Predicted 3D model of a 465-nucleotide part of an RNA (small-subunit ribosomal RNA, 3' major domain) from Synchroma pusillum. RNAcentral holds the full RNA, with entries from ENA. Model confidence (mean pLDDT): 80 of 100. It matches the Rfam family "Bacterial small subunit ribosomal RNA". Its family is annotated with structural constituent of ribosome and ribosome in the Gene Ontology.

[in-house]
Context: one part of a larger RNA
RNA sequence: UGACGGGGGCCCGCACAAGCGGUGGAGCAUGUGGUUUAAUUCGAUCAACGCGAAAAACCUUACCAGGGCUUGACAUGGCAUUACUUUUUCUGAAAAGAAAAUAUUCCUUCGGGAGGGUGCACACAGGUGGUGCAUGGCUGUCGUCAGCUCGUGUCGUGAGAUGUUGGGUUAAGUCCCGCAACGAGCGCAACCCUUAUUUUUAGUUGCUAUGUGCACUCUAGAAAGACUGCCGAUUACAAGUCGGAGGAAGGUGAGGAUGACGUCAAGUCAGCAUGCCCCUUACGUCCUGGGCUACACACGUGCUACAAUGGGUAAAACAAAAAGAAGCCAGUCUGUGAAGAUGAGCAAAUCUAUAAAUUUAUCCUUAGUUCAGAUUGUAGACUGCAACUCGUCUACAUGAAGGUGGAAUCGCUAGUAAUCGCUGGUCAGCAGUACAGCGGUGAAUCCGUUCCCGGGCCUUGUACA
Repeated sequence: UGACGGGGGCCCGCACAAGCGGUGGAGCAUGUGGUUUAAUUCGAUCAACGCGAAAAACCUUACCAGGGCUUGACAUGGCAUUACUUUUUCUGAAAAGAAAAUAUUCCUUCGGGAGGGUGCACACAGGUGGUGCAUGGCUGUCGUCAGCUCGUGUCGUGAGAUGUUGGGUUAAGUCCCGCAACGAGCGCAACCCUUAUUUUUAGUUGCUAUGUGCACUCUAGAAAGACUGCCGAUUACAAGUCGGAGGAAGGUGAGGAUGACGUCAAGUCAGCAUGCCCCUUACGUCCUGGGCUACACACGUGCUACAAUGGGUAAAACAAAAAGAAGCCAGUCUGUGAAGAUGAGCAAAUCUAUAAAUUUAUCCUUAGUUCAGAUUGUAGACUGCAACUCGUCUACAUGAAGGUGGAAUCGCUAGUAAUCGCUGGUCAGCAGUACAGCGGUGAAUCCGUUCCCGGGCCUUGUACA
């Protein structure tokens, strides 16, 4: 100087408390461990576990079994040769092999040139093989915590100290005052984006009216607006704090992006790049089939429920944000339905949508039920070469556990929690209950800081570095 203390002081955070809703019990979905397996590819383990994966039937795919190839599936270079196309037959699971027929590229100054196939030999290709403890880059974490440092000066033999401590204050090393310090940098804040209000400009596909017109709603450009600016109290005549006015908004208005010096030899050689090591008729590469989907079990994250603030039936109402051409699909017809047939519009403010919870009426009457929907059977629909392993959906039938969940534990302070639906990426199809967004309805509680957890500043002890 740090680190640590079941030392002290001050302070903060959904850290506790006060509340609301969950997890832990059930069924299922999904990830992990374990076990099994020919293989169940690999990585990630406080900061992994609906994670890499914004889609495992084939492909993906890296794993396994079997069948093939060896200048190779891919790149550059040499020589020779061919004429590049298309089709058929045979063997085969395919890859591939054999045979037959057909065909004869483009430019040209006619010298040649350019691309394609095949064969040969070698330089080489190739490796999701190893090492994240050789690395770059990127990322997580403490933590959006308020800290981390430097120059000059001063003090100290020196390591170092001072500044950065102290008194107040703040979300903040934020600001003020004081002070052997005076200044400065990276962080904080602000500058950026979205949103809440108004004005103005422009109005089509939007709005209103059918003459039109942008008054309203809205769209998208430019401005204004909030700064403790004003008043009072308080404090040290400071910084600030409390109350008030005006205002759409008040003290950081709300949300986002933004992550200091560093810590963990943290994570990633399988995103990419890359040193070294290793493989080279195989640890490369092509193909078929299988596996990643197994299942005595254990854990994490979720969905659906256990019902009456509910379930069924009928009718009625109100969004936002996205997406659309090998696409979104209105309407009509067929079908109980998934869907099929037909077919209008739309490369979109023009076309494509039942928003649901909600409201009204009515049935159910506390039951394992008109709750709940697992599981299973049969019959179908769709995508796709192909749904057996292993897809999704529909109809009928079946109708399991489940009576609000032990110890323990998680999230959340306002348009938040809770609850309700809608959209998108990936995508032929789909495991999505996931993820990323969007809006609708819309609470309770915060006395307080004794305690638990984490953190900041000062101080003290130490046989620790």